Molecule: SAM riboswitch aptamer (S box leader)
Organism: Terriglobia bacterium
RNA sequence: AUCUCAUCUAGAGUGGCCGAGGGACGGGCCCGACGACGCCACGGCAACCGCUCCGAGUUAGACCGGAGGUCAGGUGCCAACUCCUGCCCGGUAUUGGGGAAGAUGAGAG
Repeated sequence: AUCUCAUCUAGAGUGGCCGAGGGACGGGCCCGACGACGCCACGGCAACCGCUCCGAGUUAGACCGGAGGUCAGGUGCCAACUCCUGCCCGGUAUUGGGGAAGAUGAGAG
């Protein structure tokens, strides 16, 4: 690379450097020389894993369920619902449900 499972309408920005594109892809619509994107520093958000506690279970464990919110420890994230949409079904004013794709985590390999 690829595969499996879970989640994706919440939340959280300042400074410095750089200098023209960026928001995954197509179509829209946005962001951007009042400096976006990216990088660095510091700060922050939260509950996937780790951690702690409780329950159940056990000879003891593992596995399982729930809670907490920690030296935030390993990741991740800090414009817009994953910015909207793309395929299918319903409704057809506006829109609802599912899927695909994508992102993140855990695992397999």